[in-house]
Predicted 3D model of an 83-nucleotide RNA (c-di-GMP-I riboswitch aptamer) from Anaerobacillus alkalidiazotrophicus. Its Rfam family is "c-di-GMP-I riboswitch aptamer". About the family: GEMM was predicted in a large-scale screen for bacterial structured RNA regulatory elements. Its family is annotated with cyclic-di-GMP binding in the Gene Ontology. Of the family's consensus pairs, 95% are formed in the model. Its mean pLDDT, the model's own confidence on a scale to 100, is 88.
RNA sequence: AGUUGAAAAAGGCAAACUUACUGAAAAGUAAGGACGCAAAGCUACGGGUCUAAGGUUAAAACUAUGAUCGCCGGGUUGCCAAA
Numbered sequence: 001a002g003u004u005g006a007a008a009a010a011g012g013c014a015a016a017c018u019u020a021c022u023g024a025a026a027a028g029u030a031a032g033g034a035c036g037c038a039a040a041g042c043u044a045c046g047g048g049u050c051u052a053a054g055g056u057u058a059a060a061a062c063u064a065u066g067a068u069c070g071c072c073g074g075g076u077u078g079c080c081a082a083a
Stems, first nucleotide, its partner, number of pairs: 003082003012037002017032006035070001041076003045073003048068003054063003
């Protein structure tokens, strides 16, 4: 430096759910809480998924400029250990 994550250690993150706030919603933030995670750190770049305020429409419906990186891939940074 690259590869790998069996065992171990130091530490880290925190699903569902509850409460409060923000938001049209999806969802987010904070506190509690732990299902899990070796990138469950960061990044909406590609695909997927969710929402549909506004817009189109007679209606049904469609639509991202909204959201999700704990759906997958890409990019980028990084702890410990092993051969």